Transfer RNA from Candidatus Collierbacteria bacterium GW2011_GWC2_44_18, 74 nucleotides, folded computationally. Model confidence (mean pLDDT): 80 of 100. Its Rfam family is "tRNA". Rfam classes the family as a transfer RNA. It was read from a public genome assembly. NCBI's taxonomy places the organism under Bacteria, Bacteria candidate phyla, Candidatus Collieribacteriota.
[in-house]
RNA sequence: GCACUUAUAGCUCAACUGGAUAGAGUACCUCCCUCCGAAGGAGGUGGUUGUGAGUUCGAAUCUCACUAAGUGCA
Numbered sequence: 001g002c003a004c005u006u007a008u009a010g011c012u013c014a015a016c017u018g019g020a021u022a023g024a025g026u027a028c029c030u031c032c033c034u035c036c037g038a039a040g041g042a043g044g045u046g047g048u049u050g051u052g053a054g055u056u057c058g059a060a061u062c063u064c065a066c067u068a069a070g071u072g073c074a
């Protein structure tokens, strides 16, 4: 230098062929339980889907550019 992969909640990951309010676990907060704590049970908070633009009635998903990480080739 070229090609490919990945980027979604604090963390680890889902999300079908573009379609309804982007979910789960964990963490955190509250309550129950306990003499206290852990464990267990119930509920809750938390998202500019890496950044910018485009296509579309509609984009996490498609297109383009850029950023970051990784792999391969030279």
Base pairs, nucleotide, nucleotide: 001073002072003071004070005069006068007067010026011025012024013023019057028044029043030042031041032040050066051065052064053063054062